Predicted 3D model of a 71-nucleotide RNA (transfer RNA) from a Verrucomicrobiales bacterium. The prediction has a mean pLDDT of 81. Rfam family: tRNA. Gene Ontology term of the family: triplet codon-amino acid adaptor activity. Rfam's curators write: Transfer RNA (tRNA) molecules are approximately 80 nucleotides in length. The family's RNA type in Rfam is transfer RNA. Lineage of the source: Bacteria > Pseudomonadati > Verrucomicrobiota > Verrucomicrobiia > Verrucomicrobiales.

[in-house]
Parts: sequence; C1' cells; structure tokens
RNA sequence: GCGGUGCUCGUUUAAUGGUAGGACUCUAGCCUUCCAAGCUAGAAGUGAGGGUUCGAUUCCCUCGCGCCGCA
Repeated sequence: GCGGUGCUCGUUUAAUGGUAGGACUCUAGCCUUCCAAGCUAGAAGUGAGGGUUCGAUUCCCUCGCGCCGCA
C1' cells in the first nucleotide's frame, strides 16, 4: 500500500429498515433489629461525519480505532 472483519449504556450481550431489549453494576423505595439476599421502580448506550429512505444500529461512502490476511 491492497483486501477482509469488528465497533451498541460503566461492563457484557441481543436487535436483517419501523418505540434500541436483557444481564451485571449504580440510585431510590419495600422487606429486615442491622447487613446480605429477595421484590419493585428509575438512570444510563448505537465510534465520528455524510448519503439513500416516509423512517437507518441495520443499506452506501469517507474517516478513526482494533484484529486477520496479502504484498
């Protein structure tokens, strides 16, 4: 330099164009003499920019980062 592949809450993991979901963690409440456990509720996310589309995590382009291969 060329090709391929991946990037989603703090962590991990789903979502084949139609309200971004689960688990752990965190916060509040309930329960308990207290703590832990348990129950309920809540907060928190699509790597960046652009395009297509009524609508994009999803399709296309560029860039960034990681990994694999070729030269």